[in-house]
């Protein structure tokens, strides 16, 4: 160069176009325990960027940024 792929909390991973974005760990606080652990509740916390199709985009198209495979 050229083809396919994948990006979503701090971390790992899902979401037939209808999302108020699931769930695990992990954090905070409460509960329990002389305390500390384990344990149980509960809260906070994320769709890679512009653009396009639609009523409606995390989903699909185009372009780009970064990873990552396979040709050359």
């Nucleotide at each position: 160069g050229g083809u396919c792929u994948c990006a979503u909390a701090g971390u790992c991973c899902a979401a037939c176009g209808g999302c108020u974005a699931a769930g695990a760990c992990g954090a905070u606080u409460c509960g329990u325990u002389u305390a500390c652990a384990c344990c149980g509740a509960a809260u906070a916390a994320a769709c890679c960027g512009a653009g396009g199709u639609u009523c409606g985009a995390u989903u699909c198209c185009u372009c780009g940024u970064g990873g990552g495979a396979c040709c050359a």